[in-house]
Predicted 3D model of a 1433-nucleotide RNA (small-subunit ribosomal RNA) from an uncultured soil bacterium. RNAcentral holds the sequence, with entries from ENA. The prediction has a mean pLDDT of 81.

RNA sequence: GAUUAACGUUGGUAGCAUGUCUAACAAUAGCAAGUCGAACGGGAUUAUAGCAAUAUAAUUCAGUGGCGAACGGGUGAGUAAUACUUAUCUUACCUACCGUUUAGUGGGGGAUGAAAUACCGCAUGUUCUGGCUUCGGCCAGCAAAGGAAGUCGCUAGGCUUUCGCUAAAUGAUGGGGAUAAGGCGUAUCAGUUAGUUGGUGGGGUAAUGGCCUACCAAGGCAAUGACGCGUAGUCGGGCUGAGAGGCUGACCGGCCACAAGGGAACUGAGACAAGGUCCCUACUCCUACGGGAGGCAGCAUUGGGGAAUCGAUGGCAAUGAGGGAAACCUUGACCACGCAAUGCUACGUGAAGGAAGAAGGUCUACGGAUUGUAAACUUCUUUACUAGAGAGUACUUCCGCAAGGUUUGCUCUUUGGCAAAAAGUCACGACUAACUACGUGCCAGCAGUCGCGGUAAGACGUAGGUGGCGAACGUUAUCCGGAAGCAUUGGGCGUAAAGGGUGCGUAGAUGGCAAGAUAAGUUAGCGGUGGUAAAUCGAGGCUCAACCUCGUGGAAGCCGGUAAUACUGUUUUGCUUGAGUGCAGGAGAGGUUAACGGAACUCCAUGUGGAGCGGUAAAAUGCACAGAUAUAUGGAUGAACAUCAAUAACGGCGAAGGCAGUUAACUAUUCUGCUACUGACAUUGAGGCACGAAAGCGUGGGGAGCAAAACGGAUUAGAUACCCGUGUAGUCCACGCCCUAAACGAUGAGUACUAGAUAUUGGGAACUUGAUACUCAGUGUCGCUAGUUAACACAGUAAGUACUCCGCCUGGGCAGUACGCUCGCAAGAGUGAAACUCAAAGGAAUUGACGGGGACUCGCACAAGCAGUGGAGCAUGUGGUUUAAUCCGAUACAACGCGUAGAACCUUACCAAGGCUUGACAUGUAAGGUAGCAAUACUAAACUAGGGAAACCUAGUUGAAUUACACAGGUGCUGCACGGCCGUCGUCAGUUCGUGCCGUGAGGUGUAUGGUUAAGUCCUACAACGAACGCAACCCUUGGACUUAGUUGCCAGCAUUCAGUUGGGGACUCUAGGUCGACUGCCUGAGUAAUCAGGAGGAAGGAGAGGAUGAAGUCUGGCCGAUAUGGCCCUUAUGCCUUGGGCGACACACGUGCUACAAUGGUUAACACAAAGGGAUGCCAACCCGCGAGGGGGAGCCAAGCCCAAAAAAUUAACCUCAGUUCGGAUUGGAGGCUGCAACUCGCCUCCAUGAAGGUGGAAUUGCUAGUAAUCGCAAAUCAGCCAUGUUGCGGUGAAUACGUUCUCGAGUCUUGUACACACCGCCCGUCAAAUCACGAAAGUCGGUAAUGCCUGAAACCAGUUAGUUAACCCGCAAGGGAUGCGGCUGACAAGGGCAGGAUUGACAAUUGGGGUUAAGUCGUAACAAGGUAAAU
Repeated sequence: GAUUAACGUUGGUAGCAUGUCUAACAAUAGCAAGUCGAACGGGAUUAUAGCAAUAUAAUUCAGUGGCGAACGGGUGAGUAAUACUUAUCUUACCUACCGUUUAGUGGGGGAUGAAAUACCGCAUGUUCUGGCUUCGGCCAGCAAAGGAAGUCGCUAGGCUUUCGCUAAAUGAUGGGGAUAAGGCGUAUCAGUUAGUUGGUGGGGUAAUGGCCUACCAAGGCAAUGACGCGUAGUCGGGCUGAGAGGCUGACCGGCCACAAGGGAACUGAGACAAGGUCCCUACUCCUACGGGAGGCAGCAUUGGGGAAUCGAUGGCAAUGAGGGAAACCUUGACCACGCAAUGCUACGUGAAGGAAGAAGGUCUACGGAUUGUAAACUUCUUUACUAGAGAGUACUUCCGCAAGGUUUGCUCUUUGGCAAAAAGUCACGACUAACUACGUGCCAGCAGUCGCGGUAAGACGUAGGUGGCGAACGUUAUCCGGAAGCAUUGGGCGUAAAGGGUGCGUAGAUGGCAAGAUAAGUUAGCGGUGGUAAAUCGAGGCUCAACCUCGUGGAAGCCGGUAAUACUGUUUUGCUUGAGUGCAGGAGAGGUUAACGGAACUCCAUGUGGAGCGGUAAAAUGCACAGAUAUAUGGAUGAACAUCAAUAACGGCGAAGGCAGUUAACUAUUCUGCUACUGACAUUGAGGCACGAAAGCGUGGGGAGCAAAACGGAUUAGAUACCCGUGUAGUCCACGCCCUAAACGAUGAGUACUAGAUAUUGGGAACUUGAUACUCAGUGUCGCUAGUUAACACAGUAAGUACUCCGCCUGGGCAGUACGCUCGCAAGAGUGAAACUCAAAGGAAUUGACGGGGACUCGCACAAGCAGUGGAGCAUGUGGUUUAAUCCGAUACAACGCGUAGAACCUUACCAAGGCUUGACAUGUAAGGUAGCAAUACUAAACUAGGGAAACCUAGUUGAAUUACACAGGUGCUGCACGGCCGUCGUCAGUUCGUGCCGUGAGGUGUAUGGUUAAGUCCUACAACGAACGCAACCCUUGGACUUAGUUGCCAGCAUUCAGUUGGGGACUCUAGGUCGACUGCCUGAGUAAUCAGGAGGAAGGAGAGGAUGAAGUCUGGCCGAUAUGGCCCUUAUGCCUUGGGCGACACACGUGCUACAAUGGUUAACACAAAGGGAUGCCAACCCGCGAGGGGGAGCCAAGCCCAAAAAAUUAACCUCAGUUCGGAUUGGAGGCUGCAACUCGCCUCCAUGAAGGUGGAAUUGCUAGUAAUCGCAAAUCAGCCAUGUUGCGGUGAAUACGUUCUCGAGUCUUGUACACACCGCCCGUCAAAUCACGAAAGUCGGUAAUGCCUGAAACCAGUUAGUUAACCCGCAAGGGAUGCGGCUGACAAGGGCAGGAUUGACAAUUGGGGUUAAGUCGUAACAAGGUAAAU
C1' cells in the first nucleotide's frame, strides 16, 4: 500500500459498487420454461339467429402436433492435461433457427374415439450414395405439408399475396478434431509402458486417429525429470513493486468441468441433458404395507458448520431470451427496491464577531500557568426533515378520429419554517507526531521490537492536557514492498553459513588465427493476431467526485513474409602461437619387487661380581642371595633406519593420502635446450571410475619394543584419571574389506594481466670468471607500490583485475539426528528432514578486568633481627543466648578500648506502671472572663499547706486570664531519593583535555623506545605539539648560626642572702619575632644528557627528620541517631511528662588491651635528672590530725610568677637464692574515706586479712629500619564522681638486623591468552531427581487411496439368433406368405458388489528412546588463563 474480510468502541446524509472464502453439508413450502387455435380434431361456457336440431362468433380446457427446453442461471468438487492461453491447421468435419440463390411442393394409404403441417408408401428429382464405363455417360436407390387473408366463382374449384414445407448451393453463426509452445511442488518418486509404439485389413464416427478389432513387428517415453505422490479449475486480469519480479484468480468477461455418488444410452441440428429417461448405491419422505415419490452447486429462505456474508420483496416498464403472423404470454435472466459503514466517493455536524482572559477542571515554584475565543453573549446561514407547487423517466408497438392514454417506483427544480437532529476513536519511553499529576508497588497489568512495573513509573490504571485520523478509528488475519534477506537485473564461500579428501574422465557448458558458403540465433522494416472489458491518454455526462459513456494510440508474445551478415552457430578449406609427439641433456625419500647391512632394545647361555636394582615431587607395587642391576663373550628374534639432513628464512618428489639404511631390476612423472612433426587434437567436468592417513574388520602368519582394555601401587574427600609397575588386542607381513580425518593453505581447477626487494632448489646461455647481470620451472620471506578485505590480513604461489566450468551456503539449537533408500561381514558410511524451541548464535578487532602466563620495578611484603599476640587472671568491645527491656548503629582488609573526650538519677533513644492532649518548644489569626445596676461572688493561672513514688490532686491566699483554629512534635522508615562529612585502594603515581595525526569504527597517539628517579622526577628519542588535576615546592614543628627584646626566665663577672633571695647584668641558657643556611653549589670518575658513585667543607648532603596536605575515580562503602533535607508514616500517639528497672544479664566464642609467670628480678631504705600541659562552681602550698584514702586549715595564683607536681626507670646500699617463692596478684571477708538528692542492682579510693590461675604459651599470626623497636614514668580532654588498664599528647633510658628479591601478600608499567564485562566471589559442562511439551520406535488396533487376480454382474447399446408377436410396403381374388419392427434367448462389454494377497498413506497404542523448556534441587568441576594433565578433530 491492498483486502469478498472479521472483531472492539462509536455512528448524520447521499451516490456508486460489493455481500457463504467454511459443509460440492442436508433441505420444508413457494417461484425459476414455456409458447403457438394463422398445424389438428374434440369438450365446456357465453352471445347472436332459431321453437329446436343446428350454424356462426368469442372465451377457455386437456390432448395430437411444431418449436424451445443443449440457451439463460449456479458452483469450482474433480482435473497437472481428454483442461486453459497464444499461434497455426482441418483437401479429415458438422451446423436447427437466420441471409442470398436455384428447383419443386403431384398422387395415394393406414392408425387413433376423431383430425392433422402426426405416420407410411408411389411418381418426379438438380445434387447425393453405390455399381459399371469406351470417361461422353449409363444403371439402381433416396423428398415434400399445408395454413391464413383477400378475391373470382358460389356446386366443385380457381387466382393473388403471404407464412410454411422439400431438395440443393453458398454465406453467417456456433461447434468437433489436430499440431507446437507456455504456465505448481517433490528425486527421501529413477526407471516406466502391453492397446503399450508402429504397420496391414476391417469396423465405427459428422470427421482424422489404437477410437475399436484381428494379425504382424518390438517398439514408445525418460536426468531438458518419464512414472509416481501431493496440491490446484484456467485465462483476460487484480494487488504490490522504480523495474525485473512476487502473490493472487472475489465482483465483471472468455473457456472448461460438474449437477446427491457412480454408470448408460435415447430423442434431437445440437446432450450422453441441473428443474428428461433407465439402472446401481447412500439418504429422505408417503403408504391402506401391496407399492410409490425425491434431488435448491437456479431465486429468496431454513437448519448446520463457522470469526463471518442480506429479503421466503416488487415488476416484466427498460435490456435481452423462448414461442407466436401478431396482439401477447412466459422469464428469481434482468430491472428496481430493502438490509449491512463491507468498500470507494461527496457533503454535513455550523459561520462571523466576542477578554471580565468568567466559572469549573488540572498543574503549581502558591506568584501563577493551562484548558482558551474555547464557552457564555450578539449577528448570520439552512444541506437533512416537513408542507406546497412544478418538471423529468418511454423509443417502438398497441389502443384511439384526435388531444391523448399505457407499470413499479424514483429523481430533479423551487417557496416557507427551526442552530435546530448529527463526533468519535487510537496514541503520547525510543522507533513515532504528542507530558504532567495521582493510584499501584516485579502486584495488578502493558508489550509490534527493544523493553516497562520491586514506594517518587512521561511505558500499568485514572484524570487533565497534547498529537494523529475522522463517520470512522483501532486490533487481528493474509499478500507485496522495504529485504541486494535465493541476488537475471543484484549476494557470497581463508577466519562469520559455505571449496567436494584427491585425480582420471562421459554427457553438458565454454573455446585460438584466416577465408568462403549458409542465414538457425541476432538486427531492421512490413502484414496478421494480441486488441472485448480494465489500465494509459483525450473528450463528454451525472452540481464535483466516486461512477458511467465515447474516441485515439498501442506494448510484450506468437505466426507469416522481406532485407542485412559484424558477432555466435552450422558447414567447407587452410594456419601455428594453445595442446601434444619426436630428438639431446638433467633432477628427485615418486611407485612396486627382491637381496643385503650395522647400531640399539629385549630374550637365552656362560663367566666375573656380591646387595641392592628400579621408579618418583616423594613413595610404593615390581625385580633380586634360587645371585638381580652392572660388566664380558657368544647366540636368537622382531621392528625401526642415527650422522648425512636444510630450526633466522625447515631442501626434494608425488594428484592427494603420503614418501627417508644400502644395492639391483621393472616402472611412472617432471624440467631445460633445439624447433623436426600433428594441426585446435583445448579447459572444466553432473553422473561414473580409480586412489585414499590412522583406527577398525575377515583369513593366515609374525610378535623385539611400545601399548587401548585389564590388574596392581600411589595421589585424593573420592580418583573407574593425570604419575609408577605389569600387560592383551593392536602396531609388522600377505590377501580381501572399510572410505572416514582440523583428509587444512580451514583458500576448487584452468588462462591472461598487475611496483619492487631478498633467499634457495633444478636447468640454460653469455662473457669481463664475479658479492656479475639475464632467462625457464619450482620452493620461501618482506612489502606504508597499487588493489582488495568487516577487520585480521592477502599481496605474481592473491584473498588484486578479468574470463570459463564445477562444487557448496542462506539465523542458532533440535541434528549430521529420525524415517526411507543405497553401500558394508560388522563397526558404520553416503543421502538427509520436521515438530518444537530461542532472539540471538557467530566473526574480527577495541578498552578493561583476570590468569596456579611472561618481563621489569616497588613496599617492614618476604628474608635478617627485636618485642609480642594466640596459653593464664582481669579490663573492655562484639557475637550468641537470656530478658518485660537487655535501645540503636558499625559488622573481610576498611566492624569489634568503634559512634561513647566518661550509662548510679539525668544522659536514654529501651521496658513496666501512672499522667497530659494546641501539647515540654515556635509563629499567626479570631474571641476575650461569668453572674450582678453596683459592691461582691465564682473561675483560669500563680503561691502556700497537706496527700502521693513523682508528674498531679485537695484546701487556702492572691486576682485576669484563657479558649478555638491553623499547627507543633517524632532518636518513626528509606544512606538504594539526597546535601554534607568520613573511611578505603593510597601519599600508590597515576587520571585527563585542546588541536593535529592514524583507524570505517569502538578507539589509538600524546602517556609506547632507551636511560634515570621516591615520583608521568628529569633527559634522550618520537606524529605529535601544548595544557590541566596529581608528584615536587610554597605551610608548621625540629636540628646550626646571626640579630632584636630581656619579665615572671637566666647568673659569667661585681655586691648580698639560708635560698638568683636582693642590687645589678644581657654575656650564657631560655623565651619568641626577624634573618641566614643546602643548591649536586665545589672536586674526582662514568654518562650525549638527566643523573649516579665517591670526596671536601659544613650543625645539617643529596627529599636532613617529622607533620599537615589525599588526583580522576572505585567500593550503589559508612552515617536520615551530630546537623540539614525530598518522599512516606503516627497525631488522646510512633508526640510530651514522671517513678522504677534496663543498656552492667552469662553455659559459651572471638577481637583489643593490662598484669604476670620473675634474679637484666622483687622488697626496703637513700638519692638524681624531664618535657608538655591544666587551674576560678578551679588548682590548692606551708602547718595540724589520721597507718592510709582523707579531714582540718588557709597562704598564693586568672598563671615563664602560685598550685597540680612526687617524675619513673636509672644510681647507691641491704635482704631474698630458684621455690608456685619476699614471684604473681585474681578472688573473697572485714573496716573505712570521697563525690553526689541517691553508691542495692551499679562508682572510685584506703587499710587489715585472704593469696586463684600462671613456670614464657599448639596451629597460626602482629608491629617495627633509629632517637625507631623495646622499656620507664608525666599530662590533658570528657568529668560532681567514675568503670581510664582506653584515647590523645609529652619527655627519660635506648638496641639488633637488612645477604638479597627465589618464595607469600599488595601495588605500578609493558606484553600475552581469554568463551570474563555484575568483570575469576567470573563464566560454564554432563549425569541424576521433579514438572511439562513436541517427536521417533513399538506387539498391535482402526481407517483412507490407487492398483492387481478371481467370482458375480443391473440398466443400456451392439452382434448373433428366434417355434412368440407385428396396420401401412411387396406377392396374392382371398386365405395366406414375404419384408420390417417389437418381444425373448445367447454372447461381448460393463457400473457396482464380494473374496484374496500385497502396496501406499494416516490416526490411535501398553511400553520405550533420545530431544527441547522450566529464579534459587543433587553429584562432581570437563571447557574458557599454561583453566591448573594445552585444547580440539